[in-house]
A computed fold for a 101-nucleotide RNA from an uncultured Anaerolineae bacterium, annotated as SAM riboswitch aptamer (S box leader). Model confidence (mean pLDDT): 84 of 100.
RNA sequence: CUCUUAUCCAGAGAGGCGGAGGGACCGGCCCUGCGAAGCCUCGACAACCUGACCUAUGAGUCAAGGUGCCAAUUCCGGCAGUAACUUCUGGAAGAUGAGAG
Repeated sequence: CUCUUAUCCAGAGAGGCGGAGGGACCGGCCCUGCGAAGCCUCGACAACCUGACCUAUGAGUCAAGGUGCCAAUUCCGGCAGUAACUUCUGGAAGAUGAGAG
């Protein structure tokens, strides 16, 4: 990087360095010198993989080693159907885990 598969309306921030961008893309709308991105430290959240237990091959409980994550539903929309003045469903795209090439 590609493929398969599961999940995405819940949850969780302080400090230091840094110094203007960030929220994937496009449109919108937001965040940001009351300090963006990025890096580091500590902490938190969650429970996909993992481990332990158990009524046992996976319903459940616990732990937290490997990931992940800590503005806004994946911030909203984008395509199709539906509905009727913005409603609902599905999809695409994206993100993350696990597995494969």